The RNA shown here (Glycine riboswitch aptamer) has 93 nucleotides and comes from a Pseudomonadota bacterium. Its Rfam family is "Glycine riboswitch aptamer". Gene Ontology term of the family: glycine biosynthetic process. The coordinates come from a structure-prediction model, not an experiment, and the mean pLDDT is 78.
RNA sequence: CAAUCCUCCGCGGGAGAGGCUCUGGUCUCUGAACCAGGGCGCCGAAGGCGCAACCGCCCGGAAACGCUCAGGCAAAAGGACUGCGGCAGGAAG
Numbered sequence: 001c002a003a004u005c006c007u008c009c010g011c012g013g014g015a016g017a018g019g020c021u022c023u024g025g026u027c028u029c030u031g032a033a034c035c036a037g038g039g040c041g042c043c044g045a046a047g048g049c050g051c052a053a054c055c056g057c058c059c060g061g062a063a064a065c066g067c068u069c070a071g072g073c074a075a076a077a078g079g080a081c082u083g084c085g086g087c088a089g090g091a092a093g
Stems, first nucleotide, its partner, number of pairs: 004091004008086006018040001020039007041073003047069001048067003054061003
């Protein structure tokens, strides 16, 4: 000091599920649209919780599996994960 790994930053890709219904309001020529709350039905890939293989040995860790608390079910936003880039930080060597 390189490859490599972790975190961060930037640019992209990124699924699923009711544009359901009721009540109140906002805007408005009128519909529509928008906001808040309730009801039923659904989704899992923010987060969270639980366990399995497995790892470790005190009893713990642990998934894209399960749960659905939270979140979400037109668009937008978000989104696990991921491609490229970074004279950003760290580990290793």